c-di-GMP-I riboswitch aptamer from Priestia megaterium, 87 nucleotides, folded computationally. The coordinates come from a structure-prediction model, not an experiment, and the mean pLDDT is 84. Taxonomically the source falls in Priestia (Bacteria, Bacillota, Caryophanales, Bacillaceae). It matches the Rfam family "c-di-GMP-I riboswitch aptamer". From the family's description: GEMM was predicted in a large-scale screen for bacterial structured RNA regulatory elements. The RNAcentral record of the sequence draws on ENA.

[in-house]
RNA sequence: UCCAGAUAAGGGCAAAACUAUUGAAAAAUAGUGACGCAAAGCUUCAGGUCUAAGGCCGCUUUCGGCUAUGAUGGCUGGGUUCCCUGG
Repeated sequence: UCCAGAUAAGGGCAAAACUAUUGAAAAAUAGUGACGCAAAGCUUCAGGUCUAAGGCCGCUUUCGGCUAUGAUGGCUGGGUUCCCUGG
RNA backbone atom coordinates (compact mmCIF):
# COMPACT_ATOMS: atom_id res chain seq x y z
P U A 1 -0.77 3.87 3.55
O5' U A 1 -0.95 2.90 2.29
C5' U A 1 -0.72 3.39 0.97
C4' U A 1 -0.69 2.24 0.00
C3' U A 1 -1.94 1.37 0.00
O3' U A 1 -3.00 1.93 -0.74
C1' U A 1 0.00 0.00 0.00
P C A 2 -4.52 1.54 -0.31
O5' C A 2 -4.72 0.06 -0.87
C5' C A 2 -4.64 -0.20 -2.26
C4' C A 2 -4.61 -1.69 -2.51
C3' C A 2 -5.76 -2.47 -1.92
O3' C A 2 -6.94 -2.40 -2.71
C1' C A 2 -3.75 -3.59 -1.45
P C A 3 -8.38 -2.55 -2.00
O5' C A 3 -8.47 -4.10 -1.64
C5' C A 3 -8.48 -5.07 -2.67
C4' C A 3 -8.42 -6.47 -2.07
C3' C A 3 -9.47 -6.78 -1.02
O3' C A 3 -10.72 -7.10 -1.58
C1' C A 3 -7.37 -7.52 -0.27
P A A 4 -12.05 -6.80 -0.74
O5' A A 4 -12.04 -7.92 0.40
C5' A A 4 -12.15 -9.30 0.06
C4' A A 4 -11.94 -10.16 1.28
C3' A A 4 -12.85 -9.85 2.46
O3' A A 4 -14.13 -10.42 2.31
C1' A A 4 -10.63 -10.10 3.22
P G A 5 -15.40 -9.72 2.95
O5' G A 5 -15.26 -10.06 4.50
C5' G A 5 -15.22 -11.41 4.93
C4' G A 5 -14.84 -11.49 6.38
C3' G A 5 -15.94 -11.00 7.33
O3' G A 5 -16.13 -11.93 8.39
C1' G A 5 -13.89 -9.89 7.76
P A A 6 -17.53 -12.66 8.52
O5' A A 6 -17.22 -13.96 9.38
C5' A A 6 -17.63 -15.24 8.93
C4' A A 6 -16.80 -16.30 9.60
C3' A A 6 -16.26 -15.93 10.97
O3' A A 6 -17.21 -16.18 11.99
C1' A A 6 -14.50 -16.75 9.65
P U A 7 -17.25 -15.26 13.28
O5' U A 7 -15.91 -15.62 14.07
C5' U A 7 -15.70 -16.94 14.55
C4' U A 7 -14.35 -17.03 15.23
C3' U A 7 -14.09 -16.01 16.32
O3' U A 7 -14.70 -16.37 17.54
C1' U A 7 -12.19 -16.19 14.93
P A A 8 -15.24 -15.25 18.53
O5' A A 8 -13.89 -14.60 19.09
C5' A A 8 -13.01 -15.36 19.91
C4' A A 8 -11.82 -14.54 20.32
C3' A A 8 -12.13 -13.18 20.93
O3' A A 8 -12.50 -13.30 22.29
C1' A A 8 -10.40 -12.96 19.36
P A A 9 -13.43 -12.21 22.96
O5' A A 9 -12.45 -10.97 23.14
C5' A A 9 -11.33 -11.06 24.03
C4' A A 9 -10.51 -9.80 23.98
C3' A A 9 -11.28 -8.51 24.19
O3' A A 9 -11.54 -8.26 25.56
C1' A A 9 -9.82 -8.25 22.36
P G A 10 -12.82 -7.45 25.98
O5' G A 10 -12.42 -5.95 25.68
C5' G A 10 -11.30 -5.35 26.35
C4' G A 10 -10.93 -4.04 25.70
C3' G A 10 -12.08 -3.05 25.55
O3' G A 10 -12.36 -2.36 26.75
C1' G A 10 -10.87 -3.17 23.53
P G A 11 -13.87 -2.25 27.22
O5' G A 11 -14.61 -1.79 25.90
C5' G A 11 -15.28 -0.54 25.86
C4' G A 11 -14.88 0.23 24.63
C3' G A 11 -16.05 0.80 23.82
O3' G A 11 -16.60 1.96 24.42
C1' G A 11 -14.54 -0.21 22.35
P G A 12 -18.17 2.15 24.35
O5' G A 12 -18.39 2.58 22.83
C5' G A 12 -17.67 3.67 22.28
C4' G A 12 -17.96 3.82 20.81
C3' G A 12 -19.42 3.94 20.44
O3' G A 12 -19.92 5.24 20.69
C1' G A 12 -18.38 2.42 18.98
P C A 13 -21.44 5.36 21.20
O5' C A 13 -22.30 5.19 19.87
C5' C A 13 -22.05 6.00 18.74
C4' C A 13 -22.73 5.43 17.52
C3' C A 13 -24.23 5.23 17.64
O3' C A 13 -24.93 6.44 17.43
C1' C A 13 -23.24 3.32 16.67
P A A 14 -26.21 6.76 18.32
O5' A A 14 -27.24 5.64 17.86
C5' A A 14 -27.64 5.53 16.49
C4' A A 14 -28.49 4.29 16.32
C3' A A 14 -29.80 4.36 17.10
O3' A A 14 -30.88 3.88 16.32
C1' A A 14 -28.52 2.45 17.75
P A A 15 -32.26 4.60 16.36
O5' A A 15 -33.15 3.64 15.43
C5' A A 15 -32.83 3.48 14.07
C4' A A 15 -33.61 2.30 13.51
C3' A A 15 -35.08 2.27 13.89
O3' A A 15 -35.85 3.08 13.04
C1' A A 15 -34.12 0.15 14.27
P A A 16 -37.02 3.96 13.65
O5' A A 16 -38.07 2.87 14.17
C5' A A 16 -38.73 2.02 13.25
C4' A A 16 -39.46 0.92 13.98
C3' A A 16 -40.49 1.39 15.01
O3' A A 16 -41.71 1.73 14.41
C1' A A 16 -39.16 -0.35 15.92
P A A 17 -42.50 3.02 14.91
O5' A A 17 -42.83 2.65 16.43
C5' A A 17 -43.74 1.61 16.75
C4' A A 17 -43.73 1.34 18.25
C3' A A 17 -43.96 2.57 19.12
O3' A A 17 -45.33 2.87 19.25
C1' A A 17 -42.08 1.38 19.92
P C A 18 -45.81 4.37 19.32
O5' C A 18 -45.44 4.80 20.81
C5' C A 18 -46.01 4.13 21.92
C4' C A 18 -45.32 4.53 23.20
C3' C A 18 -45.20 6.02 23.45
O3' C A 18 -46.41 6.57 23.97
C1' C A 18 -43.13 4.99 23.87
P U A 19 -46.80 8.06 23.56
O5' U A 19 -45.81 8.95 24.45
C5' U A 19 -45.91 8.93 25.86
C4' U A 19 -44.80 9.75 26.48
C3' U A 19 -44.63 11.16 25.94
O3' U A 19 -45.58 12.06 26.48
C1' U A 19 -42.51 10.12 26.09
P A A 20 -46.06 13.29 25.56
O5' A A 20 -44.82 14.29 25.58
C5' A A 20 -44.43 14.91 26.79
C4' A A 20 -43.12 15.66 26.62
C3' A A 20 -43.11 16.68 25.48
O3' A A 20 -43.73 17.90 25.85
C1' A A 20 -41.15 15.38 25.40
P U A 21 -44.48 18.75 24.69
O5' U A 21 -43.29 19.42 23.86
C5' U A 21 -42.40 20.33 24.48
C4' U A 21 -41.20 20.61 23.60
C3' U A 21 -41.50 21.12 22.20
O3' U A 21 -41.81 22.49 22.17
C1' U A 21 -39.88 19.40 22.08
P U A 22 -42.81 23.04 21.02
O5' U A 22 -41.95 22.96 19.68
C5' U A 22 -40.78 23.76 19.52
C4' U A 22 -40.07 23.41 18.23
C3' U A 22 -40.93 23.46 16.97
O3' U A 22 -41.14 24.78 16.51
C1' U A 22 -39.61 21.51 16.96
P G A 23 -42.56 25.14 15.84
O5' G A 23 -42.56 24.34 14.47
C5' G A 23 -41.63 24.66 13.44
C4' G A 23 -41.71 23.65 12.32
C3' G A 23 -43.10 23.41 11.75
O3' G A 23 -43.50 24.45 10.86
C1' G A 23 -41.99 21.34 12.06
P A A 24 -45.01 24.99 10.92
O5' A A 24 -45.87 23.70 10.54
C5' A A 24 -47.30 23.73 10.63
C4' A A 24 -47.91 22.87 9.56
C3' A A 24 -47.33 21.46 9.46
O3' A A 24 -48.04 20.58 10.32
C1' A A 24 -47.35 22.46 7.31
P A A 25 -47.21 19.43 11.14
O5' A A 25 -46.86 18.33 10.03
C5' A A 25 -47.87 17.50 9.48
C4' A A 25 -47.42 16.92 8.16
C3' A A 25 -46.26 15.93 8.24
O3' A A 25 -46.74 14.61 8.46
C1' A A 25 -45.81 17.55 6.56
P A A 26 -45.78 13.52 9.20
O5' A A 26 -44.61 13.23 8.15
C5' A A 26 -44.82 12.35 7.05
C4' A A 26 -43.65 12.45 6.09
C3' A A 26 -42.30 12.03 6.67
O3' A A 26 -42.09 10.64 6.61
C1' A A 26 -42.08 14.11 5.57
P A A 27 -41.60 9.82 7.92
O5' A A 27 -40.49 10.76 8.58
C5' A A 27 -39.14 10.71 8.16
C4' A A 27 -38.47 12.05 8.42
C3' A A 27 -37.69 12.16 9.72
O3' A A 27 -36.38 11.61 9.60
C1' A A 27 -39.06 14.06 9.48
P A A 28 -35.59 11.11 10.92
O5' A A 28 -35.13 12.45 11.63
C5' A A 28 -34.19 13.33 11.01
C4' A A 28 -34.06 14.62 11.80
C3' A A 28 -33.58 14.43 13.23
O3' A A 28 -32.17 14.35 13.29
C1' A A 28 -35.47 15.84 13.21
P U A 29 -31.45 13.41 14.39
O5' U A 29 -31.62 14.23 15.74
C5' U A 29 -31.00 15.49 15.90
C4' U A 29 -31.46 16.16 17.17
C3' U A 29 -31.40 15.30 18.42
O3' U A 29 -30.09 15.26 18.97
C1' U A 29 -33.49 16.38 18.33
P A A 30 -29.60 13.90 19.72
O5' A A 30 -30.41 13.94 21.10
C5' A A 30 -30.11 14.94 22.05
C4' A A 30 -31.06 14.87 23.22
C3' A A 30 -31.23 13.50 23.85
O3' A A 30 -30.17 13.18 24.73
C1' A A 30 -33.34 14.47 23.53
P G A 31 -29.74 11.61 24.92
O5' G A 31 -30.94 11.02 25.80
C5' G A 31 -31.15 11.50 27.12
C4' G A 31 -32.42 10.92 27.70
C3' G A 31 -32.53 9.41 27.66
O3' G A 31 -31.78 8.77 28.68
C1' G A 31 -34.57 10.37 26.95
P U A 32 -31.10 7.29 28.35
O5' U A 32 -32.36 6.30 28.36
C5' U A 32 -33.08 6.09 29.57
C4' U A 32 -34.37 5.35 29.29
C3' U A 32 -34.24 3.99 28.64
O3' U A 32 -33.88 2.97 29.57
C1' U A 32 -35.95 5.20 27.57
P G A 33 -32.78 1.82 29.12
O5' G A 33 -33.46 1.17 27.83
C5' G A 33 -34.72 0.50 27.92
C4' G A 33 -35.22 0.15 26.54
C3' G A 33 -34.29 -0.79 25.77
O3' G A 33 -34.58 -2.13 26.14
C1' G A 33 -34.92 1.03 24.37
P A A 34 -33.48 -3.29 25.90
O5' A A 34 -33.58 -3.48 24.32
C5' A A 34 -32.86 -4.47 23.68
C4' A A 34 -33.05 -4.32 22.17
C3' A A 34 -31.97 -5.04 21.37
O3' A A 34 -32.52 -5.45 20.14
C1' A A 34 -31.88 -2.70 20.96
P C A 35 -33.24 -6.89 20.02
O5' C A 35 -33.29 -7.13 18.44
C5' C A 35 -34.52 -7.12 17.76
C4' C A 35 -34.37 -6.51 16.39
C3' C A 35 -33.11 -6.83 15.60
O3' C A 35 -33.11 -8.13 15.08
C1' C A 35 -33.68 -4.56 15.32
P G A 36 -31.71 -8.88 14.71
O5' G A 36 -31.34 -8.32 13.27
C5' G A 36 -30.00 -8.07 12.93
C4' G A 36 -29.87 -6.67 12.37
C3' G A 36 -28.45 -6.25 12.02
O3' G A 36 -28.10 -6.68 10.72
C1' G A 36 -29.45 -4.58 13.35
P C A 37 -26.54 -7.12 10.44
O5' C A 37 -25.76 -5.74 10.46
C5' C A 37 -26.02 -4.75 9.48
C4' C A 37 -25.21 -3.51 9.77
C3' C A 37 -23.71 -3.71 9.80
O3' C A 37 -23.15 -3.72 8.49
C1' C A 37 -24.39 -2.36 11.62
P A A 38 -22.10 -4.92 8.07
O5' A A 38 -20.71 -4.16 7.91
C5' A A 38 -20.04 -3.66 9.02
C4' A A 38 -18.83 -2.85 8.60
C3' A A 38 -17.77 -3.64 7.83
O3' A A 38 -16.97 -2.72 7.09
C1' A A 38 -16.92 -3.00 9.94
P A A 39 -17.14 -2.48 5.57
O5' A A 39 -16.65 -0.96 5.62
C5' A A 39 -17.57 0.08 5.50
C4' A A 39 -18.15 0.43 6.86
C3' A A 39 -19.38 1.30 6.75
O3' A A 39 -20.28 0.96 7.80
C1' A A 39 -17.82 2.34 8.13
P A A 40 -21.83 0.89 7.41
O5' A A 40 -22.55 1.67 8.59
C5' A A 40 -22.47 3.09 8.67
C4' A A 40 -23.25 3.60 9.87
C3' A A 40 -22.84 2.96 11.19
O3' A A 40 -23.04 3.88 12.25
C1' A A 40 -25.05 2.31 10.62
P G A 41 -21.83 4.53 13.02
O5' G A 41 -20.98 5.21 11.86
C5' G A 41 -21.35 6.45 11.35
C4' G A 41 -20.23 7.45 11.59
C3' G A 41 -20.38 8.75 10.81
O3' G A 41 -21.23 9.65 11.49
C1' G A 41 -18.20 7.90 10.52
P C A 42 -22.34 10.44 10.63
O5' C A 42 -21.51 11.42 9.68
C5' C A 42 -20.68 12.42 10.25
C4' C A 42 -19.83 13.07 9.18
C3' C A 42 -20.59 13.55 7.95
O3' C A 42 -21.25 14.79 8.16
C1' C A 42 -18.68 12.37 7.27
P U A 43 -22.60 15.08 7.36
O5' U A 43 -22.15 15.18 5.83
C5' U A 43 -21.26 16.20 5.40
C4' U A 43 -20.94 16.03 3.93
C3' U A 43 -22.15 16.01 3.01
O3' U A 43 -22.58 17.33 2.73
C1' U A 43 -20.64 14.28 2.42
P U A 44 -24.14 17.64 2.68
O5' U A 44 -24.52 17.07 1.25
C5' U A 44 -25.46 17.76 0.45
C4' U A 44 -25.54 17.07 -0.88
C3' U A 44 -26.65 17.61 -1.78
O3' U A 44 -26.27 17.45 -3.15
C1' U A 44 -27.10 15.37 -1.22
P C A 45 -25.30 18.55 -3.84
O5' C A 45 -24.22 17.67 -4.60
C5' C A 45 -23.55 18.18 -5.74
C4' C A 45 -23.12 17.05 -6.65
C3' C A 45 -24.25 16.14 -7.11
O3' C A 45 -24.95 16.68 -8.22
C1' C A 45 -22.44 14.83 -6.34
P A A 46 -26.49 16.30 -8.44
O5' A A 46 -26.46 14.79 -8.94
C5' A A 46 -25.93 14.47 -10.22
C4' A A 46 -26.10 12.99 -10.51
C3' A A 46 -27.50 12.44 -10.24
O3' A A 46 -28.40 12.72 -11.29
C1' A A 46 -25.90 11.01 -9.28
P G A 47 -29.96 12.96 -10.92
O5' G A 47 -30.48 11.51 -10.52
C5' G A 47 -30.59 10.50 -11.52
C4' G A 47 -30.77 9.14 -10.90
C3' G A 47 -32.03 8.94 -10.06
O3' G A 47 -33.20 8.78 -10.84
C1' G A 47 -30.19 7.99 -8.95
P G A 48 -34.62 9.27 -10.24
O5' G A 48 -34.87 8.28 -9.01
C5' G A 48 -35.11 6.91 -9.25
C4' G A 48 -35.17 6.14 -7.95
C3' G A 48 -36.31 6.51 -7.02
O3' G A 48 -37.54 5.93 -7.42
C1' G A 48 -34.31 6.29 -5.78
P U A 49 -38.89 6.75 -7.22
O5' U A 49 -39.12 6.72 -5.64
C5' U A 49 -39.32 5.50 -4.95
C4' U A 49 -39.23 5.71 -3.45
C3' U A 49 -40.16 6.77 -2.88
O3' U A 49 -41.48 6.30 -2.70
C1' U A 49 -38.00 7.08 -2.01
P C A 50 -42.72 7.30 -2.85
O5' C A 50 -42.66 8.15 -1.50
C5' C A 50 -42.83 7.51 -0.25
C4' C A 50 -42.60 8.48 0.89
C3' C A 50 -43.39 9.78 0.79
O3' C A 50 -44.74 9.61 1.22
C1' C A 50 -41.16 10.28 1.33
P U A 51 -45.87 10.48 0.53
O5' U A 51 -45.63 11.94 1.14
C5' U A 51 -45.74 12.16 2.53
C4' U A 51 -45.23 13.55 2.88
C3' U A 51 -45.95 14.69 2.18
O3' U A 51 -47.17 15.01 2.81
C1' U A 51 -43.62 15.05 2.12
P A A 52 -48.41 15.45 1.93
O5' A A 52 -47.98 16.88 1.37
C5' A A 52 -47.78 17.96 2.27
C4' A A 52 -47.22 19.17 1.55
C3' A A 52 -48.20 19.82 0.58
O3' A A 52 -48.30 21.22 0.83
C1' A A 52 -46.09 19.45 -0.45
P A A 53 -49.54 21.78 1.69
O5' A A 53 -49.02 23.19 2.21
C5' A A 53 -49.16 23.57 3.58
C4' A A 53 -48.07 24.57 3.97
C3' A A 53 -47.90 25.73 3.01
O3' A A 53 -48.80 26.80 3.31
C1' A A 53 -45.80 24.75 3.42
P G A 54 -49.57 27.52 2.07
O5' G A 54 -48.42 28.18 1.19
C5' G A 54 -47.65 29.27 1.68
C4' G A 54 -46.47 29.55 0.75
C3' G A 54 -46.84 29.74 -0.71
O3' G A 54 -47.26 31.07 -1.00
C1' G A 54 -45.08 28.19 -0.56
P G A 55 -48.41 31.32 -2.12
O5' G A 55 -47.74 30.81 -3.48
C5' G A 55 -46.64 31.52 -4.06
C4' G A 55 -46.11 30.78 -5.26
C3' G A 55 -47.12 30.49 -6.36
O3' G A 55 -47.33 31.61 -7.20
C1' G A 55 -45.88 28.54 -5.89
P C A 56 -48.79 31.84 -7.85
O5' C A 56 -48.92 30.70 -8.97
C5' C A 56 -48.03 30.69 -10.08
C4' C A 56 -48.18 29.41 -10.88
C3' C A 56 -49.60 29.07 -11.34
O3' C A 56 -49.99 29.81 -12.49
C1' C A 56 -48.59 27.16 -10.43
P C A 57 -51.56 30.15 -12.67
O5' C A 57 -52.23 28.74 -12.99
C5' C A 57 -51.90 28.05 -14.19
C4' C A 57 -52.49 26.66 -14.21
C3' C A 57 -54.00 26.58 -14.05
O3' C A 57 -54.68 26.88 -15.26
C1' C A 57 -52.98 24.95 -12.68
P G A 58 -56.19 27.49 -15.18
O5' G A 58 -57.07 26.24 -14.72
C5' G A 58 -57.24 25.12 -15.57
C4' G A 58 -57.93 23.99 -14.84
C3' G A 58 -59.36 24.29 -14.38
O3' G A 58 -60.29 24.09 -15.43
C1' G A 58 -58.14 23.22 -12.65
P C A 59 -61.37 25.19 -15.79
O5' C A 59 -62.14 25.45 -14.42
C5' C A 59 -62.86 24.40 -13.76
C4' C A 59 -63.12 24.78 -12.31
C3' C A 59 -64.37 25.67 -12.12
O3' C A 59 -64.92 25.43 -10.84
C1' C A 59 -62.44 26.84 -11.43
P U A 60 -65.76 24.05 -10.61
O5' U A 60 -65.59 23.84 -9.06
C5' U A 60 -65.69 22.55 -8.49
C4' U A 60 -64.85 22.44 -7.23
C3' U A 60 -65.20 23.42 -6.12
O3' U A 60 -66.27 22.93 -5.32
C1' U A 60 -62.85 23.41 -6.46
P U A 61 -67.11 23.87 -4.37
O5' U A 61 -66.11 25.02 -3.91
C5' U A 61 -65.55 24.99 -2.60
C4' U A 61 -64.41 26.00 -2.48
C3' U A 61 -64.77 27.24 -1.65
O3' U A 61 -63.67 27.70 -0.87
C1' U A 61 -64.07 27.88 -3.81
P U A 62 -62.24 27.02 -0.64
O5' U A 62 -62.50 26.36 0.80
C5' U A 62 -61.42 25.83 1.56
C4' U A 62 -61.86 24.60 2.34
C3' U A 62 -61.76 23.29 1.54
O3' U A 62 -61.37 22.23 2.41
C1' U A 62 -64.01 23.67 2.18
P C A 63 -60.07 21.29 2.00
O5' C A 63 -60.47 20.61 0.61
C5' C A 63 -61.43 19.57 0.55
C4' C A 63 -61.65 19.15 -0.89
C3' C A 63 -60.40 18.73 -1.65
O3' C A 63 -60.03 17.39 -1.35
C1' C A 63 -61.65 20.20 -2.99
P G A 64 -58.45 16.99 -1.44
O5' G A 64 -58.18 16.93 -3.01
C5' G A 64 -58.81 15.94 -3.81
C4' G A 64 -58.54 16.18 -5.28
C3' G A 64 -57.07 16.24 -5.68
O3' G A 64 -56.51 14.95 -5.81
C1' G A 64 -58.22 18.03 -6.69
P G A 65 -54.92 14.76 -5.61
O5' G A 65 -54.28 15.38 -6.94
C5' G A 65 -54.51 14.76 -8.20
C4' G A 65 -53.92 15.59 -9.32
C3' G A 65 -52.43 15.89 -9.20
O3' G A 65 -51.63 14.81 -9.65
C1' G A 65 -53.59 17.86 -9.73
P C A 66 -50.18 14.54 -8.98
O5' C A 66 -49.28 15.73 -9.57
C5' C A 66 -48.99 15.79 -10.95
C4' C A 66 -48.29 17.09 -11.29
C3' C A 66 -47.01 17.37 -10.51
O3' C A 66 -45.89 16.69 -11.05
C1' C A 66 -48.35 19.30 -10.53
P U A 67 -44.71 16.16 -10.07
O5' U A 67 -44.02 17.50 -9.56
C5' U A 67 -43.28 18.32 -10.46
C4' U A 67 -42.96 19.66 -9.83
C3' U A 67 -42.12 19.61 -8.56
O3' U A 67 -40.73 19.50 -8.86
C1' U A 67 -43.95 21.07 -8.24
P A A 68 -39.76 18.62 -7.91
O5' A A 68 -39.42 19.59 -6.70
C5' A A 68 -38.83 20.86 -6.94
C4' A A 68 -38.06 21.36 -5.73
C3' A A 68 -36.88 20.48 -5.31
O3' A A 68 -35.86 21.32 -4.75
C1' A A 68 -38.31 20.73 -3.50
P U A 69 -34.75 21.92 -5.68
O5' U A 69 -34.50 23.37 -5.03
C5' U A 69 -33.44 23.61 -4.14
C4' U A 69 -33.94 24.29 -2.86
C3' U A 69 -34.66 23.35 -1.91
O3' U A 69 -34.31 23.70 -0.57
C1' U A 69 -36.05 25.18 -2.43
P G A 70 -33.67 22.62 0.41
O5' G A 70 -34.92 22.08 1.24
C5' G A 70 -35.44 22.85 2.32
C4' G A 70 -36.43 22.02 3.12
C3' G A 70 -35.89 20.67 3.59
O3' G A 70 -35.13 20.78 4.78
C1' G A 70 -38.00 20.37 2.59
P A A 71 -33.84 19.83 4.99
O5' A A 71 -34.45 18.37 5.07
C5' A A 71 -35.24 17.99 6.20
C4' A A 71 -35.81 16.60 6.02
C3' A A 71 -34.80 15.48 5.86
O3' A A 71 -34.23 15.11 7.10
C1' A A 71 -36.55 15.21 4.31
P U A 72 -32.69 14.55 7.11
O5' U A 72 -32.81 13.08 6.53
C5' U A 72 -33.59 12.11 7.20
C4' U A 72 -33.73 10.87 6.34
C3' U A 72 -32.42 10.24 5.90
O3' U A 72 -31.88 9.41 6.91
C1' U A 72 -33.90 10.39 4.06
P G A 73 -30.37 9.68 7.50
O5' G A 73 -29.37 9.44 6.29
C5' G A 73 -29.42 8.23 5.56
C4' G A 73 -28.03 7.75 5.21
C3' G A 73 -26.98 7.82 6.31
O3' G A 73 -26.19 6.65 6.24
C1' G A 73 -26.18 8.91 4.42
P G A 74 -25.98 5.72 7.54
O5' G A 74 -27.28 4.81 7.52
C5' G A 74 -27.53 3.92 6.43
C4' G A 74 -28.87 3.24 6.63
C3' G A 74 -30.05 4.20 6.75
O3' G A 74 -31.19 3.58 6.17
C1' G A 74 -29.93 2.88 8.68
P C A 75 -31.91 4.31 4.94
O5' C A 75 -31.45 3.40 3.73
C5' C A 75 -31.99 2.11 3.53
C4' C A 75 -32.01 1.79 2.05
C3' C A 75 -30.66 1.91 1.34
O3' C A 75 -29.82 0.79 1.54
C1' C A 75 -32.30 3.03 0.10
P U A 76 -28.20 0.95 1.48
O5' U A 76 -27.91 1.11 -0.08
C5' U A 76 -28.20 0.05 -0.98
C4' U A 76 -27.95 0.48 -2.41
C3' U A 76 -26.57 1.05 -2.70
O3' U A 76 -25.57 0.05 -2.83
C1' U A 76 -28.19 2.43 -3.70
P G A 77 -24.04 0.40 -2.48
O5' G A 77 -23.58 1.36 -3.66
C5' G A 77 -23.45 0.86 -4.98
C4' G A 77 -23.23 1.98 -5.98
C3' G A 77 -22.01 2.85 -5.76
O3' G A 77 -20.80 2.25 -6.18
C1' G A 77 -23.85 4.23 -6.24
P G A 78 -19.43 2.56 -5.37
O5' G A 78 -19.16 4.10 -5.68
C5' G A 78 -18.86 4.54 -7.00
C4' G A 78 -18.79 6.05 -7.08
C3' G A 78 -17.75 6.71 -6.17
O3' G A 78 -16.44 6.64 -6.69
C1' G A 78 -19.79 7.88 -6.03
P G A 79 -15.19 6.51 -5.66
O5' G A 79 -15.15 7.93 -4.94
C5' G A 79 -14.87 9.11 -5.67
C4' G A 79 -14.99 10.33 -4.78
C3' G A 79 -14.13 10.28 -3.52
O3' G A 79 -12.79 10.66 -3.78
C1' G A 79 -16.31 10.96 -2.97
P U A 80 -11.57 9.86 -3.04
O5' U A 80 -11.69 10.33 -1.53
C5' U A 80 -11.49 11.69 -1.18
C4' U A 80 -11.91 11.94 0.25
C3' U A 80 -11.28 11.02 1.29
O3' U A 80 -9.95 11.40 1.62
C1' U A 80 -13.59 11.19 1.69
P U A 81 -8.89 10.26 2.07
O5' U A 81 -9.24 10.02 3.60
C5' U A 81 -8.96 11.03 4.57
C4' U A 81 -9.61 10.71 5.89
C3' U A 81 -9.20 9.40 6.54
O3' U A 81 -7.93 9.47 7.18
C1' U A 81 -11.53 9.64 6.69
P C A 82 -7.05 8.13 7.33
O5' C A 82 -7.85 7.27 8.42
C5' C A 82 -7.91 7.71 9.77
C4' C A 82 -8.89 6.88 10.56
C3' C A 82 -8.54 5.41 10.73
O3' C A 82 -7.57 5.20 11.74
C1' C A 82 -10.82 5.62 10.19
P C A 83 -6.83 3.77 11.87
O5' C A 83 -7.76 3.00 12.92
C5' C A 83 -7.88 3.47 14.24
C4' C A 83 -8.53 2.43 15.13
C3' C A 83 -7.94 1.03 15.02
O3' C A 83 -6.76 0.89 15.80
C1' C A 83 -10.30 0.91 14.95
P C A 84 -5.58 -0.14 15.29
O5' C A 84 -6.22 -1.59 15.51
C5' C A 84 -6.52 -2.04 16.82
C4' C A 84 -7.29 -3.34 16.76
C3' C A 84 -6.61 -4.45 15.97
O3' C A 84 -5.62 -5.13 16.72
C1' C A 84 -8.88 -4.29 15.34
P U A 85 -4.33 -5.80 15.93
O5' U A 85 -4.97 -7.10 15.25
C5' U A 85 -5.51 -8.14 16.05
C4' U A 85 -6.23 -9.14 15.19
C3' U A 85 -5.41 -9.72 14.04
O3' U A 85 -4.53 -10.73 14.46
C1' U A 85 -7.55 -9.11 13.25
P G A 86 -3.11 -10.96 13.67
O5' G A 86 -3.57 -11.63 12.29
C5' G A 86 -4.17 -12.91 12.30
C4' G A 86 -4.73 -13.25 10.94
C3' G A 86 -3.75 -13.15 9.78
O3' G A 86 -2.89 -14.26 9.69
C1' G A 86 -5.77 -12.11 9.18
P G A 87 -1.39 -14.12 9.04
O5' G A 87 -1.69 -13.91 7.48
C5' G A 87 -2.29 -14.95 6.73
C4' G A 87 -2.65 -14.48 5.33
C3' G A 87 -1.49 -13.89 4.53
O3' G A 87 -0.65 -14.88 3.97
C1' G A 87 -3.38 -12.50 4.32